RNA sequence: CUCUUAUCCAGACAGGUAGAGGGACCGGCCCGAUGACACCUGGGCAACCGGCGGAGUUCCGUGCGGUGCCAAUUCCGGCGGUCGUAUGACCGAGAGAUGAGAG
Numbered sequence: 001c002u003c004u005u006a007u008c009c010a011g012a013c014a015g016g017u018a019g020a021g022g023g024a025c026c027g028g029c030c031c032g033a034u035g036a037c038a039c040c041u042g043g044g045c046a047a048c049c050g051g052c053g054g055a056g057u058u059c060c061g062u063g064c065g066g067u068g069c070c071a072a073u074u075c076c077g078g079c080g081g082u083c084g085u086a087u088g089a090c091c092g093a094g095a096g097a098u099g100a101g102a103g
Base pairs, nucleotide, nucleotide: 001103002102003101004100005099006098007097008096013042014041015040016039017038021031022030023029025078026077027076028075043070044069045068048066049065050064051062052061053060054059074095079092080091081090082089083088
């Protein structure tokens, strides 16, 4: 990087470094010198994989190890459909993110 598969309306912040953009892309709308984004340290959330314990099948617990995550539903939309006069509401897909597995 590609493929397969599961999940994505819940949850979780302090300090330090640094100094301009950031929220994947496009549009919108937000965040940001009252210092965002990023990185480091500590803390936390969650429970995908492994471990351990229980139950017996596909579950529950624990949070020890491996990831992940800690503004806004994946911030909202983008393509298609249903309903509606319409702003729009709902459903599905696509794209993206993360885990696990394969190449």

Annotation
A computed fold for a 103-nucleotide RNA from a Bacillota bacterium, annotated as SAM riboswitch aptamer (S box leader). Its mean pLDDT, the model's own confidence on a scale to 100, is 87. Rfam family: SAM riboswitch aptamer (S box leader). Its family is annotated with regulation of gene expression in the Gene Ontology.